A computed fold for a 106-nucleotide RNA from a Deltaproteobacteria bacterium, annotated as SAM riboswitch aptamer (S box leader). NCBI's taxonomy places the organism under Bacteria, Pseudomonadati, Myxococcota, Myxococcia. Its mean pLDDT, the model's own confidence on a scale to 100, is 80. It was read from a public genome assembly, where an Rfam model found it. The model forms 90% of the base pairs in the Rfam consensus.

RNA sequence: GAACAAUCAAGAUGGGUGGAGGGUCAAGGCCCUACGAAACCCAGCCAACCGACCGAUUCCCGGCACGGUGGCAAGGCCGAGCGAAGCAAAAACUUCGCGACGAUUC
Repeated sequence: GAACAAUCAAGAUGGGUGGAGGGUCAAGGCCCUACGAAACCCAGCCAACCGACCGAUUCCCGGCACGGUGGCAAGGCCGAGCGAAGCAAAAACUUCGCGACGAUUC
């Protein structure tokens, strides 16, 4: 870097340094931010993908949270496609489903 698979409407913060951006495809929205953004450091927490350990089983599993990841504003913040329903009809809009893209793990 690529591929398969799984998950993505839940959950989780304080301090220090820093000094203007940030919200991880896309224009565009909308939101956060000097009552201090990103990034880095310390400590804490959430979660349970992988390993360890325990249990139960030989298909799937359950527990734990020791180790490796990941995460700690808003549905993956909304957002390019297709289908269905609602709306008297069209458009628009709303809801649901599927997909695409993205993120994380292996």